[in-house]
C1' cells in the first nucleotide's frame, strides 16, 4: 500500500427541565363482620418504555383450535459426511470437486434403472458418422526427367472419374465417442507399449464421507435431473383477526300482568262511522357493539466456572428488561468532548454530530437495507 475474513456499536457524554405510556405504592371514595375487592375527572412518589434488523414474512418450532387406528397413494421440502438444536431449508468441524500467487471462496444425491432433450454451426450431438483430408487400387487425360531389351514399356508428377480403407490433421461447436508420446501400418487406429486418465477387485488408515498403496481390465460410461423420473429423510391442516370468558342494543323463543265491549292517533265544532297503531313485568338460550383474558418468566438475559477444535453442553449466581390497540417511547435547555468554517495565532464566534428504520402472541435462524462508525486477525506486494 492492496487484499481476505471475523467481531462490536450504532440517537456523541454528563445533568435538568416540561410532556406521552402502561405498572407499583401512597392517597380519596364505595362495598364488605373480615380477608379482600372496586372506584378515581383530579393529586403525590418509585422504578421502567424499540431493533440489530423491530423489517421482508422465506424456513423451523412453542402454543391455540379442528382433525386422525394402522398403512399407502397423490403433493410439498431437503440431499457429501460426521455432529450440534426443540426443529430447521439454520449452524459448525472435515472429506471431495471448482475458482484464487495466496490469505480464502464457491458447489453439492443418482445420467452403466428408463425416457427425453442438446439451439445456431457442423460430416456427425450418442447402438455413431465422414465435408475438406490421408492411403491403395483400377480407368482416361497431361507434364517433364530418369531408367530399359527404346514407334514403346516402366517409374515420377499432376487434374478428372470409379472402387476399397482411414480418422492421425483441418474445418464447426458450449460440448465430438479417453489424453499424451513412442512403435506399428499403404495411411491409420488401444492395433500394441510407457505415463496420466477411467473402471473393476482387493489391502491398510479413517466413526464417516474418503485417502493411500496394490493387482487386474485396453476402454466401454459426452452433457442436462431449477426436463421427467429414481433413492433416501422429513412434512395432517389453519393461525393470537388462533382461542376462551362476560356481555349492553335490537330480535327471538317461555311465563305473568292487562286488552278485543280497551287505549292512542288521523278526518272532525261534537258524536257516530271509517283508517292506523298497540302495551307493561320477569327470568333465559344464543350472541352484535364493547369489555377482559391469552400477553409476556422466557428452549430467556447477564456474569462466573468447567467440558468440547467448534457449533453447543453441563453447573452456579444475580436481577426482572414495553405490553399498547387510531397503539406511547417525545421536545427543550446547560456543560464537556468531536468535525468544519471565520481569524495570522491563541481567545471568540457561527453550523454540525447522522443511516436504514420503528415493537404488535413468543422463540431459533435465513435474507435484505444502513453510518466515509469502532477493533482484531490473517495474506500479498514494496521500502527500511
Nucleotide at each position: 500500500g492492496g487484499a481476505g475474513u471475523g467481531g462490536g456499536c450504532g440517537a456523541g457524554g454528563c445533568g435538568g427541565u416540561u410532556g406521552c405510556c402502561g405498572c407499583u405504592c401512597c392517597g380519596u371514595c364505595c362495598c364488605g363482620a373480615a380477608a379482600g375487592g372496586g372506584a378515581c375527572a383530579u393529586g403525590g412518589a418509585g422504578a421502567g418504555g424499540a431493533g440489530g434488523a423491530a423489517a421482508g414474512u422465506c424456513c423451523g418450532g412453542a402454543c391455540u383450535c379442528c382433525g386422525c387406528a394402522g398403512g399407502g397413494c397423490a403433493g410439498g421440502a431437503u440431499g457429501g459426511u460426521c455432529g450440534c438444536u426443540a426443529a430447521c431449508g439454520g449452524c459448525g468441524a472435515c472429506a471431495c470437486c471448482g475458482g484464487g500467487c495466496g490469505a480464502c471462496c464457491g458447489g453439492g444425491g443418482g445420467a452403466a434403472a428408463g425416457u427425453g432433450c442438446c439451439a445456431c454451426a457442423g460430416a456427425a450431438a450418442a447402438c455413431a458418422a465422414a465435408c475438406c483430408g490421408c492411403c491403395c487400387u483400377c480407368c482416361g487425360g497431361g507434364a517433364u526427367c530418369g531408367g530399359c531389351g527404346c514407334a514403346g514399356c516402366c517409374g515420377u508428377u499432376c487434374c478428372g472419374g470409379g472402387g476399397a480403407g482411414c480418422a492421425a490433421g483441418g474445418g464447426u461447436g458450449a460440448a465430438a465417442c479417453g489424453g499424451c508420446g513412442a512403435g506399428g501400418u499403404a495411411a491409420g487406429a488401444g492395433c500394441u507399449c510407457a505415463c496420466c486418465g477411467c473402471c473393476c477387485c482387493g489391502a491398510u488408515g479413517g466413526c464417516g464421507a474418503c485417502a493411500u498403496c496394490g493387482g487386474g481390465g485396453g476402454c466401454a460410461c459426452g452433457g442436462c435431473a431449477a426436463a421427467c423420473c429414481c433413492c433416501a429423510u422429513c412434512c395432517g391442516g389453519a393461525g393470537c383477526a388462533a382461542g376462551g370468558c362476560c356481555a349492553a342494543g335490537c330480535g327471538c323463543a317461555c311465563c305473568c300482568c292487562a286488552u278485543u265491549u280497551u287505549g292512542g292517533g288521523a278526518c272532525g265544532g261534537c258524536c257516530c262511522g271509517u283508517c292506523c297503531c298497540a302495551g307493561g313485568g320477569g327470568g333465559g338460550a344464543g350472541g352484535u357493539c364493547g369489555g377482559c383474558c391469552g400477553c409476556u418468566c422466557g428452549a430467556a438475559c447477564u456474569u462466573c466456572c468447567g467440558g468440547g477444535c467448534a457449533a453447543c453442553c453441563g453447573g452456579g449466581a444475580g436481577g426482572c428488561u414495553a405490553g399498547u390497540c387510531a397503539a406511547a417511547u417525545a421536545a427543550c435547555c446547560g456543560c464537556c468532548c468531536c468535525c468544519g468554517c471565520c481569524c495570522g495565532a491563541a481567545a471568540g464566534g457561527c453550523g454540525g454530530g447522522a443511516a436504514c428504520a420503528g415493537a404488535a402472541u413468543c422463540c431459533g435462524g435465513c435474507u435484505u437495507a444502513u453510518g466515509c462508525c469502532c477493533c482484531g486477525c490473517u495474506c500479498c506486494g514494496g521500502c527500511c

Predicted 3D model of a 384-nucleotide RNA (Bacterial RNase P class A) from an Acidobacteriota bacterium. The sequence is in RNAcentral, with records from ENA. Model confidence (mean pLDDT): 76 of 100. The model forms 92% of the base pairs in the Rfam consensus. Rfam family: Bacterial RNase P class A. The family's RNA type in Rfam is ribozyme. A source record names the gene rnpB. Taxonomically the source falls in Acidobacteriota (Bacteria, Pseudomonadati).